[in-house]
Context: one part of a larger RNA
RNA sequence: GCCUACGAGUUAAUGAUUUUAGCGAGGUUAAUGAUCGGGAGGUCAGCAGCCGAAGCGAAAGCGAGUCUGAACAGGGCGUAGUAGUUAGAGUCAUUAGACGCGAAACUUAGUGAUCUACCCUUGAGCAGGAUGAAGGUCUGGUAACACAGAUUGGAGGUCCGAACCGGUAGCUGUUGAAAAAGCUUCGGAUGACUUGAGGGUAGGGGUGAAAGGCUAAUCAAACUGAGAGAUAGCUCGUACUCCCCGAAAAGCUUUUAGGAGCUGCCUUGAUAAUAGUUUACAGAGGUAGAGCUACUGAUAGGAUGCGGGGGCUUCACCGCCUACCAAUUCCUGACAAACUGCGAAUGCUGUAAAGUUAAAUAUCAGGAGAAAGGCUGCGGGUGCUAAUGUCCGUAGCCGAGAGGGAAAGAACCCGGACCAUCGGCUAAGGUCCCGGAAUGUAUGUUAAGUUGAUAUAACGCGGUUGGACAGCAGAGACAGCUAGGAUGUUGGCUUGGAAGCAGCCAUUCAUUUAAAGAGUGCGUAACAGCUCACUAGUCGAGCAGUCCGGCAUGGAUAAUAAACGGGCAUAAAACAUACUACCGAAGCCAUGGAACAGAGAUGUUGGUAGGGGAGCAUUCUAUUUGAGGGGAAGCGUGGUUGUGAGAUUGCGUGGAUUGAAUAGAAAAGCAAAUGUAGGC
Numbered sequence: 001g002c003c004u005a006c007g008a009g010u011u012a013a014u015g016a017u018u019u020u021a022g023c024g025a026g027g028u029u030a031a032u033g034a035u036c037g038g039g040a041g042g043u044c045a046g047c048a049g050c051c052g053a054a055g056c057g058a059a060a061g062c063g064a065g066u067c068u069g070a071a072c073a074g075g076g077c078g079u080a081g082u083a084g085u086u087a088g089a090g091u092c093a094u095u096a097g098a099c100g101c102g103a104a105a106c107u108u109a110g111u112g113a114u115c116u117a118c119c120c121u122u123g124a125g126c127a128g129g130a131u132g133a134a135g136g137u138c139u140g141g142u143a144a145c146a147c148a149g150a151u152u153g154g155a156g157g158u159c160c161g162a163a164c165c166g167g168u169a170g171c172u173g174u175u176g177a178a179a180a181a182g183c184u185u186c187g188g189a190u191g192a193c194u195u196g197a198g199g200g201u202a203g204g205g206g207u208g209a210a211a212g213g214c215u216a217a218u219c220a221a222a223c224u225g226a227g228a229g230a231u232a233g234c235u236c237g238u239a240c241u242c243c244c245c246g247a248a249a250a251g252c253u254u255u256u257a258g259g260a261g262c263u264g265c266c267u268u269g270a271u272a273a274u275a276g277u278u279u280a281c282a283g284a285g286g287u288a289g290a291g292c293u294a295c296u297g298a299u300a301g302g303a304u305g306c307g308g309g310g311g312c313u314u315c316a317c318c319g320c321c322u323a324c325c326a327a328u329u330c331c332u333g334a335c336a337a338a339c340u341g342c343g344a345a346u347g348c349u350g351u352a353a354a355g356u357u358a359a360a361u362a363u364c365a366g367g368a369g370a371a372a373g374g375c376u377g378c379g380g381g382u383g384c385u386a387a388u389g390u391c392c393g394u395a396g397c398c399g400a401g402a403g404g405g406a407a408a409g410a411a412c413c414c415g416g417a418c419c420a421u422c423g424g425c426u427a428a429g430g431u432c433c434c435g436g437a438a439u440g441u442a443u444g445u446u447a448a449g450u451u452g453a454u455a456u457a458a459c460g461c462g463g464u465u466g467g468a469c470a471g472c473a474g475a476g477a478c479a480g481c482u483a484g485g486a487u488g489u490u491g492g493c494u495u496g497g498a499a500g501c502a503g504c505c506a507u508u509c510a511u512u513u514a515a516a517g518a519g520u521g522c523g524u525a526a527c528a529g530c531u532c533a534c535u536a537g538u539c540g541a542g543c544a545g546u547c548c549g550g551c552a553u554g555g556a557u558a559a560u561a562a563a564c565g566g567g568c569a570u571a572a573a574a575c576a577u578a579c580u581a582c583c584g585a586a587g588c589c590a591u592g593g594a595a596c597a598g599a600g601a602u603g604u605u606g607g608u609a610g611g612g613g614a615g616c617a618u619u620c621u622a623u624u625u626g627a628g629g630g631g632a633a634g635c636g637u638g639g640u641u642g643u644g645a646g647a648u649u650g651c652g653u654g655g656a657u658u659g660a661a662u663a664g665a666a667a668a669g670c671a672a673a674u675g676u677a678g679g680c
Base pairs, nucleotide, nucleotide: 001680002679003678004677005676006675011096012095013094014093015092016091017090018089019088020087021086022085023084026051027050028049032045033044034043035042036041055062056061065077066076067075068074099237100236102234106227107226108225109224110223111222117201118200119199120198121197122196123195124194125193126191128160129159130158131156135152136151137150138149139148140147164188165187166186169184170183171182172181203219205215206214207213240615241614242613243612244611245610250263251262252261253260254259265369266367267366268365269364270363271362272361275357277354278353279352280351281350282349283348289342290340291339296336297335300332301331302330303329307325308324309322310321311320312319373398374397375396376395377394378393379392380391381390382389403414404413405412418593419592420591421590423589424588425587429583430582431581432567433566434565438580440579441578442577443576444575445574451569452568459554460553463551464550465549466548467547468546469545471543472542480538481537482536483535484534486511487510488509491505492504493503517532521530522529594605595604596603597602616669618666619665620664621663622662623661624660625659626658627657634653635652636651637650638649639648640647641646
């Protein structure tokens, strides 16, 4: 993991409500007794008690009233419309273990020191080798000691190293050979050593050279029984079918925040007559916008310049000046969630009418769930006008929604799935091939594979295309080519020099001209030289400019080739505009069928939590009635049938029990609980 069996809303009492039955202004017996019966049990008695038929008041008490009160007032609770009660069943609640399994723990009574910690008593063990303390002896030495040497001696938590005790490092092992080992290596090895046997200390206790270690593979409080089904606002699981409706993730409160109570939202029943929409009318309001020479604040430039700063003057005051700061006022401009002399659209409230939907509304009663929400658009707060961020409002969707499109995707776009059909039409989106349908029509654009359902900007660009404006041009434009481009003059100044061209000045003037600047750029030390403006000739038809668009282009850097879905596509299969056809969904239509609502016409039937309804199957009981060795149940495999749970039947197997109808009662349905047991 699979298979088989087992495995979770039960029972009792009390109460609430619905329903069925009996009796009914009444209903009903309990214990107990009697009687019948073989028993289970039945029948009768039992009128104690309980509920109801009257309330009000704290009470005395009064009573269709009563209490309050001075009240014959007002007000509160009642009456005036009487329906209850007993039993069965359904649902729910309370008390009990109360749907099932699950703690860590707590208390109490015991059992453990055969493991291990420490202690006590009594025994045992430690190959071999090394070192050579004290002391002794001899010799030397001393006045005597001391001291020195040799030798002897054999000390030590001494050294090396087996047994023995340990466990340093690595490898192996990790469903192991082993619930701690094996191999290699390593530490101690006469000692605070190791070890046998017998005994002691016990659970908030022991023991501990102390690691919270050890105390029988268990230790920050052992193990076993009992309280005990502890408690668990927590996790997991909770078993057949079909039909109807169908949520919430919000407000307030909470030792409350992953739990609850009330309300809102769902469902079932009863009762009543409304609800939404639009229009008209009547309202409240201070948002968007706007405005501020109206307030509160904030604010750019200018004018004015109170006051201040600085300077001058003066014995002091007064006074004067100022390219400084700057109040008030004026002009121009402009700002605000906590500004408003203004002010919408929507939305909201009320009244009336209309037509449409067709019960969507309200009240009472029974049952809930939910109270972690999420995304997208729009209006905002917060944040960085960051976040699949966070907090509100509003609409939609997901949640609880399948189908088609977006390559793939909870939420985006289209659209809400009762069932069947080898029928039709469409939506979004598509129509070259993958791929169903146009290599459609018309006119343009793009050359970048831009693009092809997509991540970019400032800025740059004689890419290309469209429009507008204002110029030049057969009296010849624009570009090219040929030629000229001069004179006063090297203008004046400056300067070493300054001659068109370092710099400064200028009334940058005048002359000759077709035209030619006191000079556009290069150049020289300064000149020279080249060139331009300007002009003529040649040529022969358009040329040059400004602004606004379209599509491209650079800017453009991330880890696969790697965001066209791919192939691929260029007068497109890209982009823009217009049009026609087609494809395309569980949408709509068609044909047949089912259920529900409704008198019918007709309408409805996605669905989690959850509410309601109708059924199937299993076991047993009662009554009635059957089948079975000429083969029951069960099992295997086919057929038929029902929307389904299921039912029925043929054949095979099996070898003795077992159905149907009606009613009743439950140990009454398994895929899940790291479920339990067995098998594989």